[in-house]
């Protein structure tokens, strides 16, 4: 240069106005909760999503064990944990880089395999090969042979066809035909034994004719894990309510008119207290956390250790917006162009106790490994 | 916050145990009847089984993720 593959990042800047919510001061206001203005600082994301999966935190519940139920399922490590996340085996794809796999068990048992086909799972035999038996018939050298035919016996699985799938495959002995019946060679399983590896497993050699269908994202069996519910978890305060008790109803408890006395008014399902349980409501839970970041170490990684810095949204109908300028990318017009000015446009989406993954959505962009195939030094 | 249930033809729903099975009614078209409609009767049209991917000889059906929709409950 093409072209492919794999991971990493950002995801508008920057300046100004107005406007919300948090927090901190200052100042006014109010009996108190509060409210009201200035001033500073502060204010979404890689997915804050979808709620698919671990976990922290809280209540409740739990001697131990074991059924029920749900989950994971190659091996070995990360990690608080996971169904994640890394390296390795295995097994498929690709020329390669690389990518894909719910990847324990069909030799525990069951169930199922439509159509086709003789048969779909341990026995079996449709059409074919062969033996022998019976009957006819035809040839004979009289010893047999030979064709047909049979609801006869009976050996076969070589051929043929079907199907997603047919009882290992190629010769070749060797039989009436035949067939792992038995040799050879190949593939495949199983058992030993070295040898490498923590393992998963892989190399290589030996045995054993063992040849044994598939499906467990069918039941099911095997190991390993799993208590329940969730911030509307949970706690603290305390109207309303309920219960008792005093007081009081024109002989006026109580409460307004700032304080007090006097005076007005309002006043009966009322007023004070204590008790009780916690509803509205406030408020803690609630913003330092398995935390971020930068050096250095251990490790192939994923992670882990140590050391210094740094703190970064907290609402309760739910804040994080609009506009202006300028730049920076897109897109249209215009122009042979270098460019021009006008216009539009800058995604997915939006925190609600928190954090670790994961799938999912997303304009546009940057960087960096590594394969491949031409070219040229 | 936790929990369930659905999507199949223009509408409304069946579907089995995974096997030729892709179907009912209604709608829509053609035909019979009828002087004519309408009722009847008969034919015929019509399907990415919400989407993509997997397992399997084969998926509407079993599993995996995603999308749309309805319901309950604190």
């Nucleotide at each position: 240069u093409g072209a492919g593959u794999c991971g990493g990042c950002c995801g508008g800047g920057c300046g100004g106005u107005c406007g919300c919510g948090c927090c901190a001061g200052g100042c006014c206001u109010u009996a108190c909760c509060g409210g009201g203005c200035c001033u500073g600082g502060u204010g979404a994301g890689g997915a804050a999503g979808g709620u698919c999966c671990g976990g922290g935190c809280u209540c409740c519940a739990c001697a131990g064990g074991g059924c029920a139920g749900g989950g994971u399922g190659g091996u070995c490590g990360g990690u608080a944990a996971c169904g994640c996340c890394g390296a390795c085996c295995c097994g498929g794809g690709g020329u390669g880089a690389c990518c894909c796999g719910c990847g324990g068990g069909a030799u525990a048992g069951u169930g199922c395999c439509a159509c086709a086909g003789a048969a779909a799972g341990c026995a079996g035999a449709c059409c074919g090969c062969c033996c022998c038996c019976c009957g006819u018939c035809c040839c004979g050298u009289c010893a047999g042979g030979g064709a047909c035919g049979g609801c006869g016996g009976g050996g076969u699985a070589a051929g043929g066809g079907u199907g997603a799938a047919a009882c290992g495959g190629u010769g070749g002995u060797g039989u009436a035909a035949g067939a792992g019946a038995c040799c050879a060679c190949c593939a495949g399983c199983g058992c030993c034994g070295c040898a490498g590896g923590u393992g998963a497993c892989u190399g290589c050699g030996g045995c054993g004719g063992c040849u044994c269908g598939g499906u467990a994202a069918a039941c099911c069996c095997c190991a390993c894990c799993c208590g329940g519910a969730g911030c509307a978890a949970g706690g603290u305060c305390a109207a309303a309510c309920g219960c008792g008790a005093g007081c009081g109803u024109u002989u006026g408890a109580g409460g307004g008119c700032g304080g007090c006395c006097c005076g007005c008014c309002c006043g009966a399902u009322g007023c004070u207290c204590g008790c009780g349980g916690g509803u509205a409501g406030a408020c803690c839970g609630c913003a330092u956390g398995a935390g971020g970041u930068u050096g250095c170490c251990g490790g192939c990684a994923a992670c882990g250790g140590c050391a210094g810095c740094c703190c970064u949204a907290g609402a309760u109908a739910g804040a994080u917006g609009a506009c202006c300028g300028u730049c920076g990318c897109c897109c249209c017009g215009c122009g042979c162009g270098a460019g021009c000015g006008g216009g539009g446009g800058c995604a997915c989406a939006g925190a609600a106790c928190c954090c670790g993954g994961c799938c999912u959505a997303c304009a546009g962009g940057c960087c960096g490994g590594c394969u491949c195939a031409c070219c040229c030094u | 916050g936790g929990g369930g249930c659905g999507g199949u033809a223009g509408c409304u729903c069946a579907g089995c145990a995974g096997g030729u099975c892709a179907g009912a009614g209604c709608a829509g078209c053609g035909g019979a009847c009828u002087c004519a409609u309408a009722a009847u009767c008969u034919g015929c049209c019509g399907g990415u089984c919400g989407u993509g991917g997997g397992u399997u000889c084969g998926a509407g059906c079993c599993c995996c993720a995603c999308c749309c929709g309805c319901c309950c409950c604190a």

Two RNAs folded together computationally: RNase P RNA and transfer RNA, 451 nucleotides in total. The coordinates come from a structure-prediction model, not an experiment, and the mean pLDDT is 78. Rfam match: Bacterial RNase P class A. By type it is a ribozyme. From the family's description: Ribonuclease P (RNase P) is a ubiquitous endoribonuclease, found in archaea, bacteria and eukarya as well as chloroplasts and mitochondria.